Source information
The prediction has a mean pLDDT of 82. Small-subunit ribosomal RNA from Haliscomenobacter sp., 1521 nucleotides, folded computationally. Its Rfam family is "Bacterial small subunit ribosomal RNA". The literature on the family includes a 2001 paper in Science by Yusupov et al., "Crystal structure of the ribosome at 5.5 A resolution".

[in-house]
RNA sequence: AACUUUACCAUGGAGAGUUUGAUCCUGGCUCAGGAUGAACGCUGGCGGGAGGCCUAAUACAUGCAAGUCGAACGGUUCCACUUCGGUGGGAUAGUGGCGCACGGGUGAGUAACGCGUACGCAAUUUGCCCUCAAACGGGGGAUAGCCCUGGGAAACUGGGAGUAAUACCCCAUAGAGUUAUGUUGUCGCAUGGCGAGAUAACUAAAGUUCCGGCGAUUGAGGAUGAGCGUGCGUCUGAUUAGCUAGUUGGUAGGGUAACGGCCUACCAAGGCGAUGAUCAGUAGGGGGCGUGAGAGCGUGGCCCCCCACACGGGUACUGAGACACGGACCCGACUCCUACGGGAGGCAGCAGUAAGGAAUAUUGGGCAAUGGGCGCAAGCCUGACCCAGCCAUCCCGCGUGCAGGAUGACGGCCCUAUGGGUUGUAAACUGCUUUUGUUUGAGAAGAACUAAGUACAUUUAUGUGCUUUUGACGGUAUCUUACGAAUAAGCACCGGCUAACUCCGUGCCAGCAGCCGCGGUAAUACGGAGGGUGCAAGCGUUAUCCGGAAUCACUGGGUUUAAAGGGUGCGUAGGCGGCAUGAUAAGUCAGAGGUGAAAGCUUGCGGCUCAACCGUAAAAUAGCCUUUGAUACUGUUGUGCUUGAAUCAGGUUGAGGUAGGCAGAAUGUGGCAUGUAGCGGUGAAAUGCAUAGAUAUGCCAUAGAAUACCAAUUGCGAAGGCAGCCUGCUGGACCUGUAUUGACGCUGAGGCACGAAAGCGUGGGGAUCAAACAGGAUUAGAUACCCUGGUAGUCCACGCCCUAAACGAUGCUAACUCGACAUGUGUCUUACGGGAUGCGUGUCCAAGCGAAAGCGUUAAGUUAGCCACCUGGGGAGUACGUCGGCAACGAUGAAACUCAAAGGAAUUGACGGGGGUCCGCACAAGCGGUGGAGCAUGUGGUUUAAUUCGAUGAUACGCGAGGAACCUUACCUAGGCUAGAAUGCGAGUGCCGACCUGUGAAAGCGGGUUUUCCUUCGGGACACAAAGCAAGGUGCUGCAUGGCUGUCGUCAGCUCGUGCCGUGAGGUGUUGGGUUAAGUCCCGCAACGAGCGCAACCCCUAUCUCCAGUUGCCAGCAUUUCGGAUGGGGACUCUGGAGAGACUGCCGGCGUAAGCCGCGAGGAAGGUGGGGAUGACGUCAAGUCAUCAUGGCCUUUAUGCCUAGGGCUACACACGUGCUACAAUGGUGCAUACAGAGGGUUGCGAAGCCGCGAGGUGAAGCCAAUCCCAGAAAGUGCAUCUCAGUUCGGAUUGGAGUCUGGAACUCGACUCCAUGAAGGUGGAAUCGCUAGUAAUCGCGCAUCAGCCAUGGCGCGGUGAAUACGUUCCCGGACCUUGUACACACCGCCCGUCAAGCCAUGGGAGCUGGGGGUGCCUGAAGACGGUGACUUUACUGGGAGCUGUCUAGGGUAAGACCGGUGACUGGGGCUAAGUCGUAACAAGGUAGCCGUACCGGAAGGUGUGGCUGGAAUACCUCCUUU
Repeated sequence: AACUUUACCAUGGAGAGUUUGAUCCUGGCUCAGGAUGAACGCUGGCGGGAGGCCUAAUACAUGCAAGUCGAACGGUUCCACUUCGGUGGGAUAGUGGCGCACGGGUGAGUAACGCGUACGCAAUUUGCCCUCAAACGGGGGAUAGCCCUGGGAAACUGGGAGUAAUACCCCAUAGAGUUAUGUUGUCGCAUGGCGAGAUAACUAAAGUUCCGGCGAUUGAGGAUGAGCGUGCGUCUGAUUAGCUAGUUGGUAGGGUAACGGCCUACCAAGGCGAUGAUCAGUAGGGGGCGUGAGAGCGUGGCCCCCCACACGGGUACUGAGACACGGACCCGACUCCUACGGGAGGCAGCAGUAAGGAAUAUUGGGCAAUGGGCGCAAGCCUGACCCAGCCAUCCCGCGUGCAGGAUGACGGCCCUAUGGGUUGUAAACUGCUUUUGUUUGAGAAGAACUAAGUACAUUUAUGUGCUUUUGACGGUAUCUUACGAAUAAGCACCGGCUAACUCCGUGCCAGCAGCCGCGGUAAUACGGAGGGUGCAAGCGUUAUCCGGAAUCACUGGGUUUAAAGGGUGCGUAGGCGGCAUGAUAAGUCAGAGGUGAAAGCUUGCGGCUCAACCGUAAAAUAGCCUUUGAUACUGUUGUGCUUGAAUCAGGUUGAGGUAGGCAGAAUGUGGCAUGUAGCGGUGAAAUGCAUAGAUAUGCCAUAGAAUACCAAUUGCGAAGGCAGCCUGCUGGACCUGUAUUGACGCUGAGGCACGAAAGCGUGGGGAUCAAACAGGAUUAGAUACCCUGGUAGUCCACGCCCUAAACGAUGCUAACUCGACAUGUGUCUUACGGGAUGCGUGUCCAAGCGAAAGCGUUAAGUUAGCCACCUGGGGAGUACGUCGGCAACGAUGAAACUCAAAGGAAUUGACGGGGGUCCGCACAAGCGGUGGAGCAUGUGGUUUAAUUCGAUGAUACGCGAGGAACCUUACCUAGGCUAGAAUGCGAGUGCCGACCUGUGAAAGCGGGUUUUCCUUCGGGACACAAAGCAAGGUGCUGCAUGGCUGUCGUCAGCUCGUGCCGUGAGGUGUUGGGUUAAGUCCCGCAACGAGCGCAACCCCUAUCUCCAGUUGCCAGCAUUUCGGAUGGGGACUCUGGAGAGACUGCCGGCGUAAGCCGCGAGGAAGGUGGGGAUGACGUCAAGUCAUCAUGGCCUUUAUGCCUAGGGCUACACACGUGCUACAAUGGUGCAUACAGAGGGUUGCGAAGCCGCGAGGUGAAGCCAAUCCCAGAAAGUGCAUCUCAGUUCGGAUUGGAGUCUGGAACUCGACUCCAUGAAGGUGGAAUCGCUAGUAAUCGCGCAUCAGCCAUGGCGCGGUGAAUACGUUCCCGGACCUUGUACACACCGCCCGUCAAGCCAUGGGAGCUGGGGGUGCCUGAAGACGGUGACUUUACUGGGAGCUGUCUAGGGUAAGACCGGUGACUGGGGCUAAGUCGUAACAAGGUAGCCGUACCGGAAGGUGUGGCUGGAAUACCUCCUUU
């Protein structure tokens, strides 16, 4: 690299959104796909192939849809020819034959042998066709038409005469026909069949002809069609459980082509049904079709097969075939005609019309083809069929151009906007092509037949070849010529699912929405636009089906807690069933045969240019039937076995059941006694009892009920349940056994029995307790919780009821799958510690399972069998119906409507009138306040032209404001301005300024006088300044924002990486044991580390050292005016730089350590020395658009700007924060001592002088360690006041002043004189503070002309008390627990009532429908009887009359199912209604279940039960050391 062989495989399966703060699960809803006989909206170029009333099986105008045959017959108007004799052709009506039972339509009915499939008919028939056999002789009388004549409007019809046949009748002939009798052979699953004889009886025929035939008769066979029977399959409802009288069978007869109660008579009493009869509802069935991986599910339009029907119903006739779509008769409804006497009709054939409806086509062409009827044929007929028309209804195909083309044009849209992006190579423009279109011309296949002619085979018959003849579609398909991008694109969508994004408008409006959900001023979700995405002559929407949905689960689900195990047992049917062996072969498996129509599906090949479509071939096909075989398993049957099951013997056990008896304690009551004022009860009380003697105590008596201790996660029982002791009766379980039977078993629909408490009935009993009820409390109320009473009931007997959280929320049985420990009860063993082996009861764990919690030999593990139950939440365990019950009520058990969830487990938080631990001036212990008074100030409210705005629990309120007379100022009134009050550019002008003046409140608007500088003469400096460009806004939104700030809180927390655990959210780390101010540190640990916080680093302060020494200081020295004033000095104080110092470092005790303790040492300071700055992740949509900044919106002769005046200072009142007080720890007077930190040139301002004083004057000094503000005050000394509204207190008011300022009226501060209010220590309540703190005293500063400062920020002076402690209040931290909360308890949430809307139950009734039953009547018709009339037919037929049955009609009662109904019941949904607060936390009385009573309502209470109750204590158990 090539070749060969074998095995296996077989084409096939996607999900997403939505419950939560997040998670996993359960579970519903919704979407993406495909499909349609569709419809609607917008749009629309062409062709091919299909399809087209799904509704009213409603009614139908008009035309057509079944005729044909002269080669059956009589006859013949007509045409042509004619030799006038006829011949040929054509043909209406009639007789006759065949056809009309096919083809075509529809789906009303039908739940059925109707259909499908497979068989059967030994119980049948079959015209035309084929094969075979036989035969075709004779006779007869009628009757249409025609002719004559009536009736009638018509439809139609009567009478007379007369006529033919392949019409009709009779006779003959007769066998392989039929019937009867009898013989025989053979076959079959039964009845019986088939065959061969025999005898008897009965029954046939038609002609025509071109002489070839065609046709006719009988019989046999075939083919085809039909009929009948049977197995299997074939919708829903049990809230339909019993149905049935020709019913089931038999005998006999009738009837039929044929079997049969198909029909009749008689006899019997059967037949069907839980494997669903009967009834009700719905429905034509199948091949197929849609979908699906399949299994299935849905469906039955077109095409094919079957059935049924033909205006509704009934009936038969004819016929081979019908009970007959375009036949008949009758009844009914309807329509039409009419001369009112009578008649006619049946589109669910094709067209068409009306109606209905969301909705479905032409009153077309042709028999050319295919097929059918008749005919010898030509041919005629054929709305079957073939074609055409209409409709995007569907499927398929084609096109609407292709290439180039960038200053990436214009326009549009968007943006960070002198510019960029996008639409977009798109356009324009250039070149090219011509499918389609218009135009020119050519032009099919589909045609094979037939007939005629002709040739051949072989003479007829017949066949074959050739020529001619035949096309509705259609001059169509197709081909071709010319022209020219020319004639041709829309629809939906763009929040996620789901591909596709921006702007504007709107402002919970308008609207969207398949689900989730959008919209309340920045909407990718509404509407428009630009852009984009998808599909495309279509695109969307709606409806329906399948899929996804394993969401009814056969394939392929579940039931502890999500929906779901029956309350428990016994047991019927049924289902399932141990070991061994034999038989059989029903199931099962294999082979073969038959069937499984065609079309369709699939595959191959082929035909239309492809495809759709069509042709052909193959493959495939479940099932059913027949047959042959196999025999493991299942079944059936025989025999055996012992292990399942039961029995027997011996033993054990227990609150098992039932009946009777007995006992003591307690309680109540009664009696007696003692005894005296209370008892009782509660959170506290009261009702109640008690001087008529209670309670208490003692004794006696009595009644009923329940059985302390033992007692236990104990025991027994099927469950409910069972507890003093003894006895009788009785059920079970377990153990042991070399016993017995020999599968006798398991489960168990219906059924039966039992079944707590409450409740019911009858009769007892009645002590306690106790629903209801009463009273007392509590409370806003209190139909409750608490208290005092108290009746049913609680107890017994008998009878009902039949439900519980009847729970292990876990059905029963059997088998299997590691262990540990405890305990009850047996047996064996024991060296008495124990060991072995059963049956129970528990706890913890392995594997495994589970969504998790958890379960785990007592399974929720792994299997098998059987039963029960579930399928979103609500409505609802309700209504109706039925069954049960005395009742209460129980059992069974829906729907409409409504929601997108409802739910389980677990997680993180938050919360709790849960628990534990801890902290904080949180409480407590203290000190001083506030709340009362007056005043100041802020706020609310009110007022006002305006009282500008903001801040509003803590965290607003002496806050923004660190200073409102004007200004500030934002508010009001009035007067003015409009590119504006400010700034920049700026043509131009020469001003500006000063002065005078008019008006005015001023701003402003005017007038007048004066009038620049430099210069290189170009211009420049300066000033003003038009237009224009940029304004302005303390207008809105702090919920669009930045920044800044408050608060939790200077609380100790908040996180990450990696690892580990968990399906996951998440956890771990960060929990635990200690410790700390601290998540500070230590130890432990599936964690190891890290970050932001804590602490430290920074500043001030407390001590010391060094350096420096003016303006500060002065020990010593000198001088002195006695003042550090001067010389001088650096020692000290101080100043301001640099350092030191404190770290549990040392000691002792405790502790593993961290650390703690110590009237420890040392030290200025001791355990963070004191103070400050510093504020984690975050929370409060906290505050601020009015500091500032800023998006958006609004405003522009005003919401901007200027000015004057006013207001922000109002005043019945309420609150906050303060000041001053109420006095003797004080006031007043006099004297006198000691700070710190600041400020000062538009300033601080000394000394001196004046004024009582505020202040004035004055001016030295000081840019300040130098001068000034500047006297500190409380304190101290002395004096006085003597408890008073005062010598307290100072408000208020009068007068007089000072200062600032342009101006103190509204509205300044201060001074002096006078005045002298409230107030005598403050209710409920409430605030601050733990040491140089509180308290108290004064001083300074910022702002500022001045000041409403008692505020704020600083400074120093004097200088306390108390903390036992953590129970409680408040706030916080950590751990844990519960939760129905997550907007997170200011949460959630229940019920009545009131209002609106919706569907529904009951309801006096009213009304409708279908089916059944009884009775009456009864057409046509069938069957029977009769038949005097009629007939050529004579054992005949018919008319007529009559009986039975019957469609229909009438009537009666009752059942069922609808509609409607005054009124009424509950239910659901709604906006922020009313009353309460039931539930969720221990939900504030734990909740819930059943039941009973009560109450506006949730609900309350009684009784029994449950844990799906928190917390605590005790006991027990388990695990670990």